[in-house]
Small-subunit ribosomal RNA, 3' major domain from an uncultured bacterium, 463 nucleotides, folded computationally. Its Rfam family is "Bacterial small subunit ribosomal RNA". Rfam links the family to the GO terms ribosome and structural constituent of ribosome. The RNAcentral record of the full RNA draws on ENA.
Context: one part of a larger RNA
RNA sequence: UGACGGGGGCCCGCACAAGCAGCGGAGCGUGUGGUUUAAUUCGACGCAACGCGCAAAACCUUACCAGGGCUUGACAUCCGCGGAAUCCUGCUGAAAGGCGGGAGUGCCCUUCGGGGAGCCGCGAGACAGGUGUUGCAUGGCUGUCGUCAGCUCGUGUCGUGAGAUGUUGGGUUAAGUCCCGCAACGAGCGCAACCCUUGUGCCUAGUUACGUGGUUGUCUAGGCAGACUGCCAGACUGCUGGAGGAAGGCGGGGAUGACGUCAAGUCAGCAUGACCCUGACGCCCUGGGCGACACACACGCUACAAUGGCCGGUACAGAGGGCAGCCAAGCCGCAAGGCGGAGCCAAUCCCAGAAAGCCGGUCUCAGUUCAGAUUGUUCUCUGCAACUCGAGAGCAUGAAGUCGGAAUCGCUAGUAAUCGCGGAUCAGCAUGCCGCGGUGAAUACGUUCCCGGGCCUUGUACA
Numbered sequence: 001u002g003a004c005g006g007g008g009g010c011c012c013g014c015a016c017a018a019g020c021a022g023c024g025g026a027g028c029g030u031g032u033g034g035u036u037u038a039a040u041u042c043g044a045c046g047c048a049a050c051g052c053g054c055a056a057a058a059c060c061u062u063a064c065c066a067g068g069g070c071u072u073g074a075c076a077u078c079c080g081c082g083g084a085a086u087c088c089u090g091c092u093g094a095a096a097g098g099c100g101g102g103a104g105u106g107c108c109c110u111u112c113g114g115g116g117a118g119c120c121g122c123g124a125g126a127c128a129g130g131u132g133u134u135g136c137a138u139g140g141c142u143g144u145c146g147u148c149a150g151c152u153c154g155u156g157u158c159g160u161g162a163g164a165u166g167u168u169g170g171g172u173u174a175a176g177u178c179c180c181g182c183a184a185c186g187a188g189c190g191c192a193a194c195c196c197u198u199g200u201g202c203c204u205a206g207u208u209a210c211g212u213g214g215u216u217g218u219c220u221a222g223g224c225a226g227a228c229u230g231c232c233a234g235a236c237u238g239c240u241g242g243a244g245g246a247a248g249g250c251g252g253g254g255a256u257g258a259c260g261u262c263a264a265g266u267c268a269g270c271a272u273g274a275c276c277c278u279g280a281c282g283c284c285c286u287g288g289g290c291g292a293c294a295c296a297c298a299c300g301c302u303a304c305a306a307u308g309g310c311c312g313g314u315a316c317a318g319a320g321g322g323c324a325g326c327c328a329a330g331c332c333g334c335a336a337g338g339c340g341g342a343g344c345c346a347a348u349c350c351c352a353g354a355a356a357g358c359c360g361g362u363c364u365c366a367g368u369u370c371a372g373a374u375u376g377u378u379c380u381c382u383g384c385a386a387c388u389c390g391a392g393a394g395c396a397u398g399a400a401g402u403c404g405g406a407a408u409c410g411c412u413a414g415u416a417a418u419c420g421c422g423g424a425u426c427a428g429c430a431u432g433c434c435g436c437g438g439u440g441a442a443u444a445c446g447u448u449c450c451c452g453g454g455c456c457u458u459g460u461a462c463a
Stems, first nucleotide, its partner, number of pairs: 001463002003460003007457007015447002019411002022408001026302008034293002042053002064288007073127001077126002079123005086103007107116003129277002132275003138271002140266003143262001145260001150189006156165003169180003195254004200225007228248001231242004304404001308363007320351003325344002330339003370401001375396007417439007
C1' cells in the first nucleotide's frame, strides 16, 4: 500500500422483510452426471457448466463406431506427357469404387510442322490434409464482479523510502453527482448528456392505409416544439410541497460495460507458435451411433380441477414473414389433409380463425364429462428413404397425479401472474430461443438478521 476479520461507523441492491406466483412430490420434454456400448464424437463444471456451443442429429450435418475403398489425394501452387471440354452408355458393387464401350470438337498465335490459355486424364516429387495435443505458448471474441462508482495521470507539496496528498472531511446525489471546506491546482478513462424507441402537440407530405363525400380525425414517415427544479412556498447545493401540463424532478424502455480480477471460457467458429500423424491421426462411401437406461441432478411443459371441464354463439391486437415462396374463394374428407386455382415481389394479396374475454347451455365434487401418460389400430404429410429415429389426424385404451419434506427461485407496475400471436433455424420436426400484443394484481413497517457491493476507520503472525 493492499487483502482479510464470526472489528467499528455510514450507505446501497427483490439482499432480507412484506406480498404474489412457482420449483422441490406426479407424468412427459430437454440438458447433464453415471452406467452401458463396437461407438454411445467433443467441449462447458459453484455463483459465471447442466433447453449451454446446437437459431433444427432419419441420410447429410458428424467430428464417433463397424465394414468396403483411395494414396499428389475431396482442396492450392509448380513440372513432364497425353487428350479439349463435355455428353451418352455396359458389367460388377450396398455405395464409394473398379473394369470397359461410344459420340465429339471449340478459343488465341502459327513459318501449317506446331506452340499457348482454360479444362480433363496419367506420372514423379516438392507438397496438400488433420475437428490430432497444448486456451498454462497466443490473437481475436466472450462471461463475471457490475451500470458497481470507481480507476488513474501531470505539476506542486510532504516523506530517507515504499508512498502520501489530490480522491480525505461537512452536506447532497442514482452517480468521484454537485456544493462548501482543504497544500494542493488541474486533467484523463468511467458517471451524466449527445443516439434509438415510447408517451403530448404542431408543421410538411402521402398511397396501397383510414374515414367518407366534409374536411378534419386515425394512420404512415420526415421535421419541430415540449421538461429546465424554469415558476411559487418553505433559508435555496439540494430536498419537500404546489401550480400549470400529455408528461415532471433521471418520465418509461433500449443501446452503451472504466483500470482491472478469475493462468475464467474458447486451438471444435476463425486465425496462429510449438509438438505430433503421413498407404494414415488424411480422404470417399454404406450402415450404425450421437436417440442406449437400474439410477441421480438441472431447466421446462402439462396437470391434480367448479375463479373449472365440455358444447353452441359472439367481440377486440401488436409485431412479423412470403417467388424453388405465402397461398384466397369453392369443392371433397369426422380430421390431419387433398383437389383447386384467384391474388400478391406485397401499408394493396396471402399466412390469419387471435386466445383468455363476453352471452347461453350442461356437468355437481366423483380419480369424475378432472388429468392426459402409455399402448393397439387406421390414416395424413415432408422427404431418395421415417425399422433403429420425424411431425400430425381419427377411433379405442385410459397410468401417475387430490397442491407436493428438508430446502429453494423469480418479480416493485403495465411489473408478476395469465392468454394467445409471430419470427429465426428449417424439406420435415419447438414444451427451447428471440420478439409481439391482450387481460392485469398484491406488497414494501423497516434495515436487526442472510447474500453481494461502495466509502471511511481499526487490528493483523497474510502478500
The coordinates come from a structure-prediction model, not an experiment, and the mean pLDDT is 84.